Small-subunit ribosomal RNA, 5' domain from an uncultured bacterium, 538 nucleotides, folded computationally.

Context: one part of a larger RNA
C1' cells in the first nucleotide's frame, strides 16, 4: 500500500448495483411461511332453471263449482362453495453452523441394490363382498378432547378369477393384481338407468432409460509426545439372523488377531468444498453474500407412515421451560419472514404482489407459495455524477503577520456576462407479457363433419414495482463540503497562551518562559460525501 459482513468520533447533496446478529444453537407475544382436487366419494347449506303437488286470499256464483292466485312438499338439470371420506403433496423449497478430524468435504475409481412423478415398450383392467368416517340419537369432560348406539359412499378396504412377464423351486410345480372417472355420438338393444360404439385419462403386473438416491475402496487437506500404547465385535472364518443392497450390520460357536513414531489413541480446535483477500510468485490468512455436500431442528432416545424421513412447520416417550385450569387435566417449540426481550461495539420493515421466474395441486380455469419479484431503513461497500463556468486589482473591507516600509488570505470576494447536471414544480409516458381463454382453418384419432389431441391464422385479456425509469417546459447561481494533518519518518509554519503543568505520541521522542511537537488563531498540505481511529489479516 491492499483488503473488510465491520465498530466508534466529526460531518453529510443525488442516482446504480451489491450488503447487513461474526455475540445467546439464547428465550420468544402477535401475523403469515403446504396446500390442492367435486373429472376418485357420499351428504348439510346457498342459489338458477324446469317439472309436478297445487293452500290461505281474492273475484264471479244458479251455492254444485269456476278462475285468478301462488305458500308448501316432491322430482330433474346446473351453479356456488362448507366439514368429512379418498389421491398427490406435505422428504421439495427456506433457515442455522450446534455437532463431526471422519459415518463428513474434494478428487479419482467400484459393484451387492432402490426409485414416486417422467420417458418407450409388452399384457391385462374380469366377477362379488363387508364395513366405515361424515350424519345422527346418547353419555362423559372445565377444557383439549373421548366413549358407546344407529344410517351410508368411493379410484377407501377384503376376497374369487385369470397370470404373458415376474418371485420362489425338489424342475413336478406353486404363490401373489387391478379401478374407475370425464366427453361425444349414428345404427343396434333396453328394465330408460343405461348397454353399446369411440376419445381421453386414469389403474395393475413387468421390462427398459433417464435422472436421483444409499452402498465400499484409494489419494489429500489442523495442533499437542507436558497424550505411547490402543482394541474383545475387538480382527478373520463358519452356520443362523437382518437390509433394498455388499459387510462382524447382528448372533452363535471357532481361532487369536487388528492399528501403531510414516504418529495409533487421548485431547484441543474445526462443518468441507467451489472459492474470497493479499502476494511478483512460492506461501500465508479466510470459508459472510452466491453455488455444490454434509450435519441439525427446544434437550435426549425411538419408531410410524411413505418410492423416498428416523421428518424445522408430524407421531410416542423422557426432561428442561413457558401458558390455560373447574386441579382432575391439557397446551406449546420462530436455526422460515417480519417482529420483541436479553446479549452486545455492532446488523434493518410486525411493507406489496403473486405481474414474472420456479415448486405442490387440478384435464383445465385456477388456488396456494414471507421460494422469488419488488418496495422500505442503513455512506456498510463499490461504482458515477453534483455543490457552478469566463471574466474580473482600486490587488477593496475585515483576519493574520510585519522590519510598520509593507506582505498574505487573493481573482478569492463584490461586480459583469452565461450554463442549469442534480434538487423543486408541471406535463407526456415504457421495456419486462406471452402462454393460457375465444374464434376460425388444415393434419390426427374415429363408425362419424361430435368430442378430443395437435400445426397455423384472427382476437381478447392480465403488471406488484409504478405513473417507476425514460423524455420535455419552466425558474433560478438557485438546494449541496467536510475531515484529518502540518518536529523526523511524512506532502505542509508563523503568531499567542501554557510553563516538565495542562497535554501530545505509531516509532524517535516533545513540555522546566522565546514549543514550527500541547492548545488556539491565521495560512498551508492531503483526501473528499466522505475523512480519521480501532480491531483484525496479507
Nucleotide at each position: 500500500g491492499g483488503a473488510c459482513g465491520a465498530a466508534c468520533g466529526c460531518u453529510g447533496g443525488c442516482g446504480g448495483c451489491g450488503u447487513g446478529c461474526u455475540u445467546a444453537a439464547c428465550a420468544c407475544a402477535u401475523g403469515c411461511a403446504a396446500g390442492u382436487c367435486g373429472a376418485a366419494c357420499g351428504g348439510a347449506c346457498c342459489u338458477g332453471u324446469u317439472u309436478u303437488u297445487g293452500a290461505a286470499g281474492c273475484g264471479c256464483u244458479u251455492c254444485g263449482g269456476c278462475g285468478u292466485g301462488g305458500a308448501u312438499g316432491g322430482g330433474a338439470c346446473g351453479g356456488g362453495g362448507c366439514a368429512g371420506u379418498g389421491g398427490c403433496g406435505a422428504a421439495c423449497g427456506g433457515g442455522u453452523g450446534a455437532g463431526u478430524a471422519a459415518u463428513a468435504c474434494a478428487u479419482c475409481g467400484g459393484a451387492a441394490c432402490g426409485u414416486g412423478c417422467c420417458u418407450a415398450g409388452u399384457a391385462g383392467u374380469g366377477g362379488g363382498g363387508g364395513a366405515u368416517a361424515a350424519c345422527u340419537a346418547c353419555u362423559c369432560g372445565a377444557a383439549a378432547g373421548a366413549g358407546c348406539g344407529g344410517c351410508u359412499a368411493a379410484u377407501a378396504c377384503c376376497g374369487c378369477a385369470u397370470g404373458a412377464g415376474a418371485u420362489c423351486u425338489a424342475u413336478g410345480g406353486a404363490u401373489g393384481a387391478a379401478a374407475g372417472c370425464a366427453g361425444g355420438g349414428g345404427a343396434c338393444c333396453u328394465u330408460c338407468g343405461g348397454g353399446c360404439c369411440u376419445u381421453g385419462u386414469g389403474c395393475u403386473a413387468c421390462u427398459a432409460g433417464a435422472g436421483c438416491g444409499g452402498c465400499c475402496g484409494a489419494u489429500g487437506g489442523c495442533a499437542g509426545a507436558u497424550u505411547a500404547g490402543g482394541u474383545a465385535g475387538u480382527u478373520g472364518g463358519u452356520g443362523g439372523g437382518a437390509u433394498a443392497a455388499a459387510a462382524g450390520c447382528u448372533u452363535a460357536c471357532c481361532a487369536a488377531g487388528c492399528c501403531u513414531a510414516c504418529g495409533a489413541u487421548c485431547u484441543g480446535u474445526a462443518g468441507c468444498u467451489g472459492g474470497u483477500c493479499u502476494g511478483a510468485g512460492a506461501g500465508g490468512a479466510c470459508g459472510a453474500u452466491c453455488a455444490g455436500c454434509c450435519a441439525c431442528a427446544c434437550u435426549g432416545g425411538g419408531a410410524c407412515u411413505g418410492a423416498g424421513a428416523c421428518a424445522c412447520g408430524g407421531c410416542c416417550c423422557a426432561g428442561a421451560c413457558u401458558c390455560c385450569u373447574a386441579c382432575g387435566g391439557g397446551a406449546g417449540g420462530c436455526a422460515g419472514c417480519a417482529g420483541u426481550g436479553g446479549g452486545g461495539a455492532a446488523u434493518u420493515u410486525u411493507g406489496g404482489a403473486c405481474a414474472a421466474u420456479g415448486g405442490g395441486g387440478g384435464a383445465a380455469a385456477c388456488c396456494c407459495u414471507g421460494a422469488u419479484c419488488c418496495a422500505g431503513c442503513a455512506a456498510u461497500g463499490c461504482c458515477g455524477c453534483g455543490u457552478g463556468c469566463a471574466g474580473g486589482a482600486u490587488g477593496a473591507a475585515g483576519g493574520c503577520c510585519u522590519u510598520c516600509g509593507g506582505g498574505u488570505u487573493g481573482u478569492a470576494a463584490a461586480c459583469u456576462g452565461c450554463u442549469u447536471u442534480u434538487g423543486u414544480a408541471c406535463g407526456g409516458a415504457a421495456c419486462g407479457a406471452a402462454a393460457a381463454g375465444u374464434c376460425u382453418u388444415g393434419g390426427g384419432u374415429u363408425a362419424a363433419u361430435a368430442c378430443c389431441c395437435u400445426g397455423g391464422g384472427a382476437u381478447c385479456a392480465u403488471g406488484a414495482c409504478g405513473g417507476u425509469a425514460c423524455c420535455g417546459u419552466a425558474a433560478g447561481a438557485a438546494u449541496a463540503a467536510g475531515c484529518a494533518c502540518c518536529g523526523g519518518c511524512u506532502a505542509a509554519c508563523u503568531a499567542c497562551g501554557u510553563g516538565c503543568c495542562a497535554g501530545c505520541a505509531g516509532c524517535c521522542g516533545c513540555g522546566g518562559u522565546a514549543a514550527u511537537a500541547c492548545g488556539u488563531a491565521g495560512g498551508g498540505u492531503g483526501c473528499a460525501a466522505g475523512c480519521g481511529u480501532u480491531a483484525a489479516u496479507c

The prediction has a mean pLDDT of 84.